A computed fold for a 398-nucleotide RNA from Litorimonas sp., annotated as Bacterial RNase P class A.
RNA sequence: UCAGAGGGCCGGGCGGCCGCGUCACUUUCGGGUGUCGAGGAAAGUCCGGGCUCCAAUAAAGCAGGAUGCCGGAUAACGCCCGGCGAGGCCAAGAGAUAUCUUGGUCUCAGGGACAGUGCCACAGAGAGAAGACUACCUGGCGCGCUCAUUUGUGAGUUGAUCAGGAAAAGCUGAAAGGGUGCGGUAAGAGCGCACCGGGCCGCGUGUAAACGGGGCCGUCACGGUAAACCCCAUCCGGAGCAAGACCAAAUAGGGACGGCGUAUAUCGCGCUUUGUCGAUGUCGUCCGGGUCGGUUGCAUGAGGUGUCGCGCAAGCGACAUCCCAGAUGAAUGGCCGCCCCCGUAUUGUCUUAACGGACAUUGCGGGACAGAACCCGGCUUAUAGGCCCUCUGACACU
Numbered sequence: 001u002c003a004g005a006g007g008g009c010c011g012g013g014c015g016g017c018c019g020c021g022u023c024a025c026u027u028u029c030g031g032g033u034g035u036c037g038a039g040g041a042a043a044g045u046c047c048g049g050g051c052u053c054c055a056a057u058a059a060a061g062c063a064g065g066a067u068g069c070c071g072g073a074u075a076a077c078g079c080c081c082g083g084c085g086a087g088g089c090c091a092a093g094a095g096a097u098a099u100c101u102u103g104g105u106c107u108c109a110g111g112g113a114c115a116g117u118g119c120c121a122c123a124g125a126g127a128g129a130a131g132a133c134u135a136c137c138u139g140g141c142g143c144g145c146u147c148a149u150u151u152g153u154g155a156g157u158u159g160a161u162c163a164g165g166a167a168a169a170g171c172u173g174a175a176a177g178g179g180u181g182c183g184g185u186a187a188g189a190g191c192g193c194a195c196c197g198g199g200c201c202g203c204g205u206g207u208a209a210a211c212g213g214g215g216c217c218g219u220c221a222c223g224g225u226a227a228a229c230c231c232c233a234u235c236c237g238g239a240g241c242a243a244g245a246c247c248a249a250a251u252a253g254g255g256a257c258g259g260c261g262u263a264u265a266u267c268g269c270g271c272u273u274u275g276u277c278g279a280u281g282u283c284g285u286c287c288g289g290g291u292c293g294g295u296u297g298c299a300u301g302a303g304g305u306g307u308c309g310c311g312c313a314a315g316c317g318a319c320a321u322c323c324c325a326g327a328u329g330a331a332u333g334g335c336c337g338c339c340c341c342c343g344u345a346u347u348g349u350c351u352u353a354a355c356g357g358a359c360a361u362u363g364c365g366g367g368a369c370a371g372a373a374c375c376c377g378g379c380u381u382a383u384a385g386g387c388c389c390u391c392u393g394a395c396a397c398u
């Protein structure tokens, strides 16, 4: 200098003119002046909370869902921080090309497989209280072959067959009921021994996950799989600002009071008759109702910035300072000038042997992703271009 990986940040600036929305002031009611006016993701609505209503949504249980090493942080979280373990890559060192140690970096649905159940395709003899295909070893009977022969038979043996031993070797597979070596054996085998691995029990360090070391066990009993059922622990009520509250034209139905009418009819005392009263009717006023509409919720908040302190960090605390969008057919925009950045081309100067490079000039094109709607903490996704930090590699120089 270039390339790659990881992390963080910015994401056009200034001025003029016109236009839009909130708020304040002013007005001659037409307007005028001032003020503020999108984001790192405002997005997806995936996770967690605040707030509101749902009969008090106060407690317990069932079902269902989510989370899952340990600790911290937080209003809370499945996010974040630190640590542990496992695995991949790189570097250095030791060693014997095996391997080990240390450091860096990345990833992990990283609880439980002696609570129980299930599954383990194909291949293979056997896939879980397994199995015997090839090959190994021993023995029996007869056959074959060879040798000997007293011709009766005897001895040996490749192969085939039967009975048994064994599970080391081959074979299948992702995985074969510990591994390597020595001994041992008819052949073998934790059958015995050494080392490694495994299990159990103490001890030490650490808040813990875990780590270190010791003793015992060959009767080493216990393969894998829980993003299979399941078990264990913890957490979770539902709907959502179109939540909810208030004001309130109109309509239906309702209530109170008053006026009129009580002609007929019906109903109203335990029953019958008569009479009276009341209601069913109509009109008015008021209450109430709640639609259109309006107000609120709704912008001072787990708030921003700076300094200091604590902490490895996430984060916490103290002090100072700031107020920073609030629409509801839904504002936050457009044009021009100068500058900035990127790409490309022209011209000039310098440099180089050349390719090329640097600076200046002029022209053209481009400056992304995207837009609040109750608010906040995260995650994920989109994003032209630029800047910074760490690590790795290549090249050049010293």
Base pairs, nucleotide, nucleotide: 001394002393003392004391005390006389007388008387009386010385012339013338014337015336016335017334018333020037021036023034024033025032026031039369043380044379046378047377048376049375050374051240052239053238054237064236065235066234067233068232069083070082071081072080084110085108086107087106088105089104090103091102092101093100094099111231112230116229117228118225119224120223133170134169136165137164138163139162140161143159144157145156146155147154148153178196179195180194181193182192183191197220198217199216200215201214203212204211205210244296245295246294247293254287255286256285257284258283259282260281265280266279267278268277303322304321305320306319307318308317309316310315340367341366342365343364344363345362347360348359349358350357351356
Rfam family: Bacterial RNase P class A. Gene Ontology terms of the family: tRNA processing, ribonuclease P activity and dimeric ribonuclease P complex. Rfam describes the family as follows. Ribonuclease P (RNase P) is a ubiquitous endoribonuclease, found in archaea, bacteria and eukarya as well as chloroplasts and mitochondria. It is annotated as a ribozyme.
Its mean pLDDT, the model's own confidence on a scale to 100, is 76.
The RNAcentral record of the sequence draws on ENA.
Lineage of the source: Bacteria > Pseudomonadati > Maricaulales > Robiginitomaculaceae > Litorimonas.
The model forms 95% of the base pairs in the Rfam consensus.